[in-house]
RNA sequence: AAGUAUGUAACUCAGAGGAUAGAGUACCAAAUUCCGAAUUUGGGAGUCAAGGGUUCGAUUCCCUUCAUACUUA
Repeated sequence: AAGUAUGUAACUCAGAGGAUAGAGUACCAAAUUCCGAAUUUGGGAGUCAAGGGUUCGAUUCCCUUCAUACUUA
């Protein structure tokens, strides 16, 4: 320099045009316990990497940019 893939919660991931964007782990509170751990119940946390386009409607499709990983030179 060229190409490919990925980017969604603190972490690991799902969602692939119409839901109030979800799950597990983690975190916080309560119950339980002599105190913890475990268990149960509840809770908080997201500008869906950024900008633009298509569409009645975009996390999802298209373009550009950025970041990371890999391949080639």